Molecule: c-di-GMP-I-GGC riboswitch aptamer
Organism: uncultured Desulfosoma sp.
RNA sequence: UUCCGAAAGGGCAAACCCGCCGCAAGGCGGGGACGCAAAGCCACGGGUCCCGAGAAAAAACGGGACGGCCGGGCUGCCGAAG
Repeated sequence: UUCCGAAAGGGCAAACCCGCCGCAAGGCGGGGACGCAAAGCCACGGGUCCCGAGAAAAAACGGGACGGCCGGGCUGCCGAAG
């Protein structure tokens, strides 16, 4: 400098359960592991979902959620190769 691929050490933690917060999507903490080399960070593009929402529905618009949906940007352990 490149790679994230075999092992090991270490790390994270889906579903589900409990508690709290939120109108909701969902979030936080504890338990728990399906998986993950970026399942680390950033809502920039797309996507999905929720709310504003009206008797009801759709589109557009506004606000929000998901980084464990995809792309993009930044960083990066062990190890390997040069």